[in-house]
Description
The RNA shown here (SAM riboswitch aptamer (S box leader)) has 124 nucleotides and comes from uncultured Winogradskyella sp. It matches the Rfam family "SAM riboswitch aptamer (S box leader)". From the family's description: The SAM riboswitch is found upstream of a number of genes which code for proteins involved in methionine or cysteine biosynthesis in Gram-positive bacteria. The coordinates come from a structure-prediction model, not an experiment, and the mean pLDDT is 79. The source organism's lineage runs through Bacteria, Flavobacteriia, Flavobacteriales, Flavobacteriaceae and Winogradskyella.
RNA sequence: AUGUUAUCAAGAAAGGUGGAGGGAAAGACCCAUUGAAGCCUUAGCAACCCAUAGACUUACUAUGAAGGUGCUAAAUUCUACUUGAAAGUGCAAGUCAUUUUUUGCAAAUUCGGAUAGAUAACUA
Repeated sequence: AUGUUAUCAAGAAAGGUGGAGGGAAAGACCCAUUGAAGCCUUAGCAACCCAUAGACUUACUAUGAAGGUGCUAAAUUCUACUUGAAAGUGCAAGUCAUUUUUUGCAAAUUCGGAUAGAUAACUA
């Protein structure tokens, strides 16, 4: 680097160094000289791999944290794409006759899905 599977609204920061950027990418919106990125140290979170027990072909459940990763602003910070679903709003037209119903269009909301990304385990 390729592919597969799983997860992504929870959780968890101090110090040193450094000296202007950072949040993947476009837009928005944020963070930052009351000190960004990067690097180092220590601490923590979580439980993918892992350990123990139960069940057992596996899957799974409970507990744990020595080791391998990961992570420690904001939901993956939000949005973009959609012949999907839901309940509505506005406008126009028709019908009816004064608020009911039908059709079309528009922009947005919520829930899905897709794409992209991140992480883990496996993979030639």